[in-house]
Context: one part of a larger RNA
RNA sequence: UCGUGGUUAAGGAAUUCGGCAAAAUACCCCCGUAACUUCGGGAGAAGGGGGGCCCUGAUCGUGACGGAACUUGCUUCCCGAGCGUGAUCGGCCGCAGAGACCAGGGAGAAGCGACUGUUUACUAAAAACACAGGUCCGUGCCAAGUCGCAAGACGAUGUAUACGGACUGACGCCUGCCCGGUGCUGGAACGUUAAGGGGACGGGUUAGCCUCACGGCGAAGCUCAGAACUUAAGCGCCAGUAAACGGCGGUGGUAACUAUAACCAUCCUAAGGUAGCGAAAUUCCUUGUCGGGUAAGUUCCGACCUGCACGAAUGGCGUAACGACUUCUCCACUGUCUCAACCACGAACUCG
Repeated sequence: UCGUGGUUAAGGAAUUCGGCAAAAUACCCCCGUAACUUCGGGAGAAGGGGGGCCCUGAUCGUGACGGAACUUGCUUCCCGAGCGUGAUCGGCCGCAGAGACCAGGGAGAAGCGACUGUUUACUAAAAACACAGGUCCGUGCCAAGUCGCAAGACGAUGUAUACGGACUGACGCCUGCCCGGUGCUGGAACGUUAAGGGGACGGGUUAGCCUCACGGCGAAGCUCAGAACUUAAGCGCCAGUAAACGGCGGUGGUAACUAUAACCAUCCUAAGGUAGCGAAAUUCCUUGUCGGGUAAGUUCCGACCUGCACGAAUGGCGUAACGACUUCUCCACUGUCUCAACCACGAACUCG
């Protein structure tokens, strides 16, 4: 000097990102116990009192032996020994009686997630995942779906109160408008559209014919190319569908103080954000403004609304209970600190 353990005057979080760490609480019995609440809880709420030993032995439990009755039974009644329980009164000792070990700190408020659970084996346990509940889509059975080249298997020895997929996530109150785009579903008249079918028309070749010659014409066959016409899904088209993917405006003016604008005008859109919430796990400006708490508060709580850039199952807003979650405050408690000191053990180091 370090590590582990212990004690500490006065103060008591002044420490620190933050009470991290430590201290305190702790068991049993009795009294007592708030808001809120889904009436179950909250609750061991909180907050108090008692606890050893000796004497006493109330009360209650059990009930042997014995006795009585008859209905003679695993019967009923009486007595009540013994054992257990241990109220109350009084006394005794110590600093201290749950004497050691062991053994909840508590309260108030907010956010998130309903809850118990699950998770990054070896830096993350959470507000992430799951969840019961809700909704939508598919599937009629040799089901859809999944694995496999196939046979076959799972689904399921199940049958729509079933199974598969997607989203949301207890409960309460609710879940607005938009189908123009993308997707999905349905429709099939018209347009477009492949190979195939079809084969008009045209070309090559040449038996032959014509020509003095050059050259020209040219059947069949073979061959090259190929128009009309015919022909599916799809796409176009027409509808539906948002708890499908998603989206949910701007400008100018206006009231008898001012300010503001219920109101009017106008442009654009598929439709212009409803309820609820709101400087929020979302607010840039921003430490917004006001109020509360503090002597003093970029955090916190309550409001306001000017929402850079909340918003309704990508769920919105509440919510008792729950949480090794996050934030703020208070009580208790303390070497966290003011500010260090000492003790014990171990190590480093020095000397031998």
Large-subunit ribosomal RNA, domain IV from Terrabacter sp. MAHUQ-38, 352 nucleotides, folded computationally. Its Rfam family is "Bacterial large subunit ribosomal RNA". Gene Ontology terms of the family: structural constituent of ribosome and ribosome.